[in-house]
Molecule: SAM riboswitch aptamer (S box leader)
RNA sequence: GUUUUAUCAAGAGUGGUGGUAGAGAAUUGGCUCCAUGACCCCACAGCAACCCCUGUUACGGAAGGUGCUAACUCCAACCUUUAUUAAAAAGGAAAGAUACUAG
Numbered sequence: 001g002u003u004u005u006a007u008c009a010a011g012a013g014u015g016g017u018g019g020u021a022g023a024g025a026a027u028u029g030g031c032u033c034c035a036u037g038a039c040c041c042c043a044c045a046g047c048a049a050c051c052c053c054u055g056u057u058a059c060g061g062a063a064g065g066u067g068c069u070a071a072c073u074c075c076a077a078c079c080u081u082u083a084u085u086a087a088a089a090a091g092g093a094a095a096g097a098u099a100c101u102a103g
Base pairs, nucleotide, nucleotide: 002102005099006098007097008096013044014043015042016041018040022033023032024031027077028076029075030074045069046068047067049066050065051064052061053060073095078092079091080090081089082088
């Protein structure tokens, strides 16, 4: 990277004597974060989505594997509906992310 299935409204952050200028997947438009150092990296801590563990079957647990710890997957885009022009709202799709399964 491909495949199967499921989930995506909840949850959880500090430190660094580390690195530097952009970051929030991609495109467009918004919005937000950021030299009071974001994003990334490292350490430690935490969360509990899937595997897992216990077996009191749950509003449990966190030893282990992955994952995650700003904002709904940050929001919108395409279709349908409210319902018609616009604003707005709801549902679905697409795309993406994560786990599991298969090779």